Notes
A computed fold for a 513-nucleotide part of an RNA from a metagenome, annotated as small-subunit ribosomal RNA, 5' domain. RNAcentral holds the full RNA, with entries from SILVA. It matches the Rfam family "Bacterial small subunit ribosomal RNA".
[in-house]
Context: one part of a larger RNA
RNA sequence: GAUUGAACGCUGGCGGCAGGCCUAACACAUGCAAGUCGAGCGAGAAAGCACUUCGGUGUGAGUAGAGCGGCGGACGGGUGAGUAACGCGUAGGAAUCUACCCAGUAGCGGGGGACAACAUGGUGAAAACCAUGCUAAUACCGCAUACGCCCUACGGGGGAAAGGGGGCUUCGGCUCCCACUAUUGGAUGAGCCUGCGUAAGAUUAGCUAGUUGGUAGGGUAAAGGCCUACCAAGGCGACGAUCUUUAGCUGGUCUGAGAGGAUGAUCAGCCACACUGGGACUGAGACACGGCCCAGACUCCUACGGGAGGCAGCAGUGGGAAUAUUGCACAAUGGGGGAAACCCUGAUGCAGCCAUGCCGCGUGUGUGAAGAAGGCUCUAGGGUUGUAAAGCACUUUCAAUGGGGAGGAAAAGUUAGUAGUUAAUACCUGCUAGCCCUGACGUUACCCAUAGAAGAAGCACCGGCUAACUCCGUGCCAGCAGCCGCGUAAUACGGAGGGUGCAAGCGUUAAUC
Numbered sequence: 001g002a003u004u005g006a007a008c009g010c011u012g013g014c015g016g017c018a019g020g021c022c023u024a025a026c027a028c029a030u031g032c033a034a035g036u037c038g039a040g041c042g043a044g045a046a047a048g049c050a051c052u053u054c055g056g057u058g059u060g061a062g063u064a065g066a067g068c069g070g071c072g073g074a075c076g077g078g079u080g081a082g083u084a085a086c087g088c089g090u091a092g093g094a095a096u097c098u099a100c101c102c103a104g105u106a107g108c109g110g111g112g113g114a115c116a117a118c119a120u121g122g123u124g125a126a127a128a129c130c131a132u133g134c135u136a137a138u139a140c141c142g143c144a145u146a147c148g149c150c151c152u153a154c155g156g157g158g159g160a161a162a163g164g165g166g167g168c169u170u171c172g173g174c175u176c177c178c179a180c181u182a183u184u185g186g187a188u189g190a191g192c193c194u195g196c197g198u199a200a201g202a203u204u205a206g207c208u209a210g211u212u213g214g215u216a217g218g219g220u221a222a223a224g225g226c227c228u229a230c231c232a233a234g235g236c237g238a239c240g241a242u243c244u245u246u247a248g249c250u251g252g253u254c255u256g257a258g259a260g261g262a263u264g265a266u267c268a269g270c271c272a273c274a275c276u277g278g279g280a281c282u283g284a285g286a287c288a289c290g291g292c293c294c295a296g297a298c299u300c301c302u303a304c305g306g307g308a309g310g311c312a313g314c315a316g317u318g319g320g321a322a323u324a325u326u327g328c329a330c331a332a333u334g335g336g337g338g339a340a341a342c343c344c345u346g347a348u349g350c351a352g353c354c355a356u357g358c359c360g361c362g363u364g365u366g367u368g369a370a371g372a373a374g375g376c377u378c379u380a381g382g383g384u385u386g387u388a389a390a391g392c393a394c395u396u397u398c399a400a401u402g403g404g405g406a407g408g409a410a411a412a413g414u415u416a417g418u419a420g421u422u423a424a425u426a427c428c429u430g431c432u433a434g435c436c437c438u439g440a441c442g443u444u445a446c447c448c449a450u451a452g453a454a455g456a457a458g459c460a461c462c463g464g465c466u467a468a469c470u471c472c473g474u475g476c477c478a479g480c481a482g483c484c485g486c487g488u489a490a491u492a493c494g495g496a497g498g499g500u501g502c503a504a505g506c507g508u509u510a511a512u513c
Base pairs, nucleotide, nucleotide: 001513002512003511004510006509007508008507009506010505013361014360015359016358017357018356019354020353021319026318027317028316030315031314032313035071036070037069040068041067048059049058050057051056078273079272080271087198088197089196090195091194092193093192096190097189101186102185103184104183105182106181107180109143111141112140118133119132120131121130122129123128149158150157151156163178164177165176166175167174168173199245200244201243206236207235208234211233212232213231214230215229216228217227218226248270249269250268251267252263253262254261255260275296276295277294278293279292298309299308300307301306325351327350328349329348333347334345335344336343337342364394365393366392367391374385375384376383377382398455400450401449402448403447404446408441413435414434415433416432417431418430419429420428458502459501460500461499462498463484464483465482469497470496471495472494473493479486480485
């Protein structure tokens, strides 16, 4: 000199863009953060309103809320504790899987038995649970069929499915859409292996028994001591094994002419974790942040028998030198579910707070010597503050007040036309045109008008390094100080006048180059 996720002191007008728990991976009150589908299925309230013969009936409504079932809760969001490792980076590899999506091929026949919900009964303080009975399905299980698929000793053997909605119908069926089954290929995502690179310590020199390799078997989606049995005695190491300490890695960021050094906030990629430790279940995918089980610590409820919980999601509380609101909206972008309408979304879009940073603007402009007054100083003449002020003439950015006012909105819906499909001019899908609406931000950006210099400057320093000097007070005291150093005529302490530097900031402290 440059820089910072900074803090502290003094000060503080506006706007744009960004950033904001670096500490205790410490403990957490409260609310919200993952649901959706009635076009898979059976069942199905109440309040209210109307009528009433006062018994009810209708409506609310096949609505709400549950249940079975499907898809999604493995994404998105957070944190950096662990990890010195194929974890990451880079370049390759072969023995793999991949829901939804795209393309191809072939199908979607005929049966059966349950379990919730519900009802009845029971246990318990609660959480919850048990027994009996009834029932549906795109839930579950056989049978049939098998181009392709799997196994095979090549003889053979094995394995599937589910319906729902719309239109027409002479009720036979035809047709469209969504779904389903088997299989092939793709796309996407993921798992695995390897070369090289990846902090410090030798005041860590030897380490290793599933250890290193083989055979056989098991296991996995998949190669493999991944696991087991047997056999052999190997494997690693001064080119630093092992041990210890520290640490998420990278693109990048800061600095520097560069080489390098330091660093890994925000944004992006990968990894790991989800109170601590362990475990599996389900599933295409997890050994699963807001799932399950066990153990532990902690907190809470309890009728003492037993139960409930997990903010390293968004806000918020304690803690701390220090880091924000218990905000608005799904309008946009994206995600989940759904045929769709739509629902959900603390992702996201916005707003609020903070000079935390960067950038821009303003706090007036011109003129004005009687060089006013006052202050300071003096050799008492003067000098300086100083064109500075006042005065005169102008301007109105920003802020204030009042008006106007884009863009972020395209879809979806509806009507008509047209093309595909079809037996069809239905339905459905695509395209075109018209119509109708959808904005949290928002009192938006921006523009116009009104009034008036009106509302807007501080901080540090002035001995040398280092730009800037005098007076007073103090008197090795009080104090200053980055180093040298200063303190009885102190340009070094404290005050004042003046000056220098930066400026909505300026200094100090901490840290890096």